[in-house]
RNA sequence: UGGGGAAUGGUGUAAUCGGCAACACGCCUGCCUCUGGAGCAGGAAUUUGGGGUUCGAGUCCCUGUUCCCCAG
Numbered sequence: 001u002g003g004g005g006a007a008u009g010g011u012g013u014a015a016u017c018g019g020c021a022a023c024a025c026g027c028c029u030g031c032c033u034c035u036g037g038a039g040c041a042g043g044a045a046u047u048u049g050g051g052g053u054u055c056g057a058g059u060c061c062c063u064g065u066u067c068c069c070c071a072g
Stems, first nucleotide, its partner, number of pairs: 001071007010025004019055001027043005048064005
C1' cells in the first nucleotide's frame, strides 16, 4: 500500500428478510438470615464517530477511527 473481517450495557455474547435492542455474569435496592453467602423480587446501564436512504436502521449506502488476518 492492496484485499478481507471485526467494533453492541462494567464484562462476555445474541438480535431471522430493515419492524418494541435481549440473555448470562457483575453492580445497586429490598426481602430472607444471628452474620456472611446462597436464594427470591425489583432497578440502573448498551449499538465505534459523522453523514445519507427509509414511515422505520444494530442491520442498507458513503466516509473517519481502532484492532485482527492475508498478500506484496
Predicted 3D model of a 72-nucleotide RNA (transfer RNA) from a Solirubrobacteraceae bacterium. The coordinates come from a structure-prediction model, not an experiment, and the mean pLDDT is 80. Lineage of the source: Bacteria > Bacillati > Actinomycetota > Solirubrobacterales > Solirubrobacteraceae. It matches the Rfam family "tRNA". It is annotated as a transfer RNA. The sequence is in RNAcentral, with records from ENA and MGnify.